RNA sequence: GAGUUGGCUAGGUAAUCGCUGGAAAAUGCUUGUCAUUUUCUGGAGGAAAGUCCGGGCUCCACAGGGCAGGGUGCCAGGUAACGCCUGGACGGUGCAAGCCGAUGGCCAGUGCCACAGAAAAUAUACCGCCGAUGACCCCGUCACUUUGGUGGGGCACAGGUAAGGUUGAAAUGGUGCGGUAAGAGCGCACCGCGCUGGUGGCAACAUCAGUGGCAGGGUAAACCCCACCCGGAGCAAGACCAAAUAGGGGAACAAUCGUGCGGCCCGUGCGGUUCCCGGGUAGGUCGCUUGAGGUAUACGGUGACGUGUAUCCCAGAGGAAUGAUUACCCACGACAGAACCCGGCUUAUCGGCCAACUCCA
Numbered sequence: 001g002a003g004u005u006g007g008c009u010a011g012g013u014a015a016u017c018g019c020u021g022g023a024a025a026a027u028g029c030u031u032g033u034c035a036u037u038u039u040c041u042g043g044a045g046g047a048a049a050g051u052c053c054g055g056g057c058u059c060c061a062c063a064g065g066g067c068a069g070g071g072u073g074c075c076a077g078g079u080a081a082c083g084c085c086u087g088g089a090c091g092g093u094g095c096a097a098g099c100c101g102a103u104g105g106c107c108a109g110u111g112c113c114a115c116a117g118a119a120a121a122u123a124u125a126c127c128g129c130c131g132a133u134g135a136c137c138c139c140g141u142c143a144c145u146u147u148g149g150u151g152g153g154g155c156a157c158a159g160g161u162a163a164g165g166u167u168g169a170a171a172u173g174g175u176g177c178g179g180u181a182a183g184a185g186c187g188c189a190c191c192g193c194g195c196u197g198g199u200g201g202c203a204a205c206a207u208c209a210g211u212g213g214c215a216g217g218g219u220a221a222a223c224c225c226c227a228c229c230c231g232g233a234g235c236a237a238g239a240c241c242a243a244a245u246a247g248g249g250g251a252a253c254a255a256u257c258g259u260g261c262g263g264c265c266c267g268u269g270c271g272g273u274u275c276c277c278g279g280g281u282a283g284g285u286c287g288c289u290u291g292a293g294g295u296a297u298a299c300g301g302u303g304a305c306g307u308g309u310a311u312c313c314c315a316g317a318g319g320a321a322u323g324a325u326u327a328c329c330c331a332c333g334a335c336a337g338a339a340c341c342c343g344g345c346u347u348a349u350c351g352g353c354c355a356a357c358u359c360c361a
Stems, first nucleotide, its partner, number of pairs: 001359009011329007019043010029032001045335001049346002052344005057234004069230005074088005089103001090101004104225002109223002111219003126165002128161003133156002136154008173191006192214001193212008238286004248277006257271005293312008330333001
């Protein structure tokens, strides 16, 4: 100088005036979870956000087991739990510190693989290479009456081959030597791969030895298979207190009355007063912030984290507070604001600071 990883911080100080939660005191009365005043004290974030995962809490459902549906997916550990975190393995990438990875299984089954290409999977053969055979053609040679033998080339062609060429994102191991009519794991050496065994590791896996000429394309963020996990709704959850008016249930009393059931009797409904009961609207209270909490320290662990001790209380509203003014300073201030709580992830973010490590000079 260029980078990598992890962490911290989020304008500061002072004064005045407000808003809001809590505590104490005084005063007032209607004596209350009351009102007013005074004093002291707390008052947004690293993401309070997105609401994407996981849990607490609450109500509902639930004997047990299974199906369906959804989720997760290398191994081990951490945790209340997780799709999070830590450590490791493997693969990719970077000179390196490091970074990235849905990374179980396609000889359980089924499906798909456009175009191109011979062939996209029961493999196959377009060009090429080789080629038995042929009554055909050309040339040479030998014997000879026609003709026949023999050698080379051409042509046709049963067949062999998959080395080479051609396609594609992907083509049935790769390189070399031998071998062959030409070729081919046909044979051999090395590399790769499968299987068996040993060794190291809790494991993923690594490594070594032996063995097999090669198992036979890709795709599971295709259906599917395997393993593990998952009941639903959410603080407008939910619990308690409870007017006025109206209505419901019950008891007692009064009267024997009024009225409906077409006129009468019986019967029956409704109508009075007092008391009790439960439901429940408005309204109020709780849930509400002491918590898987913070800080410091010791110990265990590579680490995530765990355990012990000491200490602290740090927003809690309900139309919703956290603001305004002034002075000074600087690096001139980003993204953005709680609403039941907590653990993560993701996204937004002006800058500043610290630590460790890498490469180059």
Annotation:
This is a predicted structure of a 361-nucleotide RNA (Bacterial RNase P class A) from a marine eukaryotic metagenome. Its mean pLDDT, the model's own confidence on a scale to 100, is 75. Its Rfam family is "Bacterial RNase P class A". It is annotated as a ribozyme.